[in-house]
A computed fold for a 104-nucleotide RNA from Harryflintia acetispora, annotated as c-di-GMP-I riboswitch aptamer.
RNA sequence: AAAUGUAAAAGGCAAAGCUGGCGAAAGCCAGUGACGCAAAACUAUAGGGCCUUGAUUUGAAGGAACUUAACCCCUCCUUCAGAUUGUGGCAGCCAGGUGCCAUU
Repeated sequence: AAAUGUAAAAGGCAAAGCUGGCGAAAGCCAGUGACGCAAAACUAUAGGGCCUUGAUUUGAAGGAACUUAACCCCUCCUUCAGAUUGUGGCAGCCAGGUGCCAUU
C1' cells in the first nucleotide's frame, strides 16, 4: 500500500415501539429502547433512486349543473393515479471519498 471480514480484543453505532419537542407533511432533535450493523461514521445544489408538498397538465372514477326522448360531449367540484417543474427531506437503498482492528 492492496485485498478480505472466519475467529478475537478495545470499543462504537442504534431499527421498530414509547415519552417530550420542532415541522403543513415527509422527516428531524433529545431521552428510553436494541432489530440489526465492519463503515448503520461523513457527504443530499451539479450520480442514480425513494419520500413529502405547491403549481401546471393528462387520464380514470364519483357527484352536480346544463342539455336531451334518453344518453354522450362541454362546464364545475371531490377523490385516485401519472407526467413536468419548484419546496423540504432520506446515506439503516445503491453510490462517493475517508477510516478502527485483525488476517493474508
Its Rfam family is "c-di-GMP-I riboswitch aptamer". Rfam describes the family as follows. GEMM was predicted in a large-scale screen for bacterial structured RNA regulatory elements.